Molecule: Bacterial RNase P class A
Organism: Silicimonas sp.
RNA sequence: GCGGAUGGCUGGAUGGCCGCGAAACGAAGGUUUCGAGGAAAGUCCGGACUCCACGAAGCGACGGUGCCGGGUAACUCCCGGCCGGGGCAACCCGAGGGAUAGCGCCACAGAGAACAGACGGCCUCGCACGCGGGGCAAUGGUGAAACGGUGAGGUAAGAGCUCACCGCGGGACUGGCAACAGGACCGGCACGGCAAGCCCCACCGGGAGCAAUGCCGAAUAGGGGUUCCGCACGGACGCGCUUCGGUUCAGGGACCCGGGUAGGCAGCAUGACCCUUCCGGCAACGGCGGGGCAAGAUGAAUGGUCAUCGCCCCGGAAUCGGGGCACAGAAUCCGGCUUACACGCCAUCCGCACAU
Numbered sequence: 001g002c003g004g005a006u007g008g009c010u011g012g013a014u015g016g017c018c019g020c021g022a023a024a025c026g027a028a029g030g031u032u033u034c035g036a037g038g039a040a041a042g043u044c045c046g047g048a049c050u051c052c053a054c055g056a057a058g059c060g061a062c063g064g065u066g067c068c069g070g071g072u073a074a075c076u077c078c079c080g081g082c083c084g085g086g087g088c089a090a091c092c093c094g095a096g097g098g099a100u101a102g103c104g105c106c107a108c109a110g111a112g113a114a115c116a117g118a119c120g121g122c123c124u125c126g127c128a129c130g131c132g133g134g135g136c137a138a139u140g141g142u143g144a145a146a147c148g149g150u151g152a153g154g155u156a157a158g159a160g161c162u163c164a165c166c167g168c169g170g171g172a173c174u175g176g177c178a179a180c181a182g183g184a185c186c187g188g189c190a191c192g193g194c195a196a197g198c199c200c201c202a203c204c205g206g207g208a209g210c211a212a213u214g215c216c217g218a219a220u221a222g223g224g225g226u227u228c229c230g231c232a233c234g235g236a237c238g239c240g241c242u243u244c245g246g247u248u249c250a251g252g253g254a255c256c257c258g259g260g261u262a263g264g265c266a267g268c269a270u271g272a273c274c275c276u277u278c279c280g281g282c283a284a285c286g287g288c289g290g291g292g293c294a295a296g297a298u299g300a301a302u303g304g305u306c307a308u309c310g311c312c313c314c315g316g317a318a319u320c321g322g323g324g325c326a327c328a329g330a331a332u333c334c335g336g337c338u339u340a341c342a343c344g345c346c347a348u349c350c351g352c353a354c355a356u
Base pairs, nucleotide, nucleotide: 001352002351003350004349005348006347007346008345009344012309013308014307015306016305017304018303020035021034022033023032024031025030037327041338042337044336045335046334047333048332049209050208051207052206062205063204064203065202066201067081068080069079070078071077082096083094084093085092086091097200098199102198103197104194105193106192119140120139121136122135123134124133125132126131127130148166149165150164151163152162153161167189168187169186170185173182174181175180213266214265215264216263223257224256225255226254227253228252229251234249235248236247237246273292274291275290276289278287279286280285310325311324312323313322314321315320
């Protein structure tokens, strides 16, 4: 210098003016302070919190998880390692228990795809001379995968048929908390793959969600009670009728009680919180100390404009002119994962080339 790997940061800045939401102060006009994110997103996991259900234990069903150790409130998350695969490397990827419990599947091609098989071919025998019988699986061809590989011996040709090495299976012992690694020695080629197919094993798991839930609570219309009126109207009773008077019901007025609705308050912003010195730890993280308080709407605020500066692009010889500065936007909160993201910046590491 070129190419690459990993981790992280930023997400235009400052000021003026006009607005919007919240809080505090003020009698009021108003003043002061604060006002989106790294993902506020998807709502995919794990929790806090609330209500409902539930005597305890076991078994079963259903769902999830699945190498080992650690972290955490918890997790399918994170950290460190192991194994397998990819890459020259930095590094990346892996739902990574069991295929000797059982069942199932292995497309196309190919002779044959799971106690395998014989198309070409090789060897041999027969003759009617291009066909038939027998032997073989080393060689060719197919396939994601062909029932160990290479070499030597052996043979009619061959073959773990025999031997050596490698691979494979078992494995004393050694190292490691463990996954696992190494491995004396033994076996003799036997035992293909797939469990994000059924299944088996181990472990985990009640349901619903802040529109949860608790409290306050009108107007109007219902419900209940107390009391008054009954002057005018209606029903009943005392007596068959009339009049008058009485009681009572209905009705009306006043007051009170209670449920629900609208609405309001809490939940709801001090929390597994944020920043940080030091200590422990490879790390995730933990401990001690110090400092900080940082949106809280509810048809839902967080905006607009001007000026200066910064970065990028285009035009231009230049002063300069024009354009652009992502993705997106809280709604109970927290820990994760995933996805989106313009122009840039930083750190560490790897490979190649050159120079010293």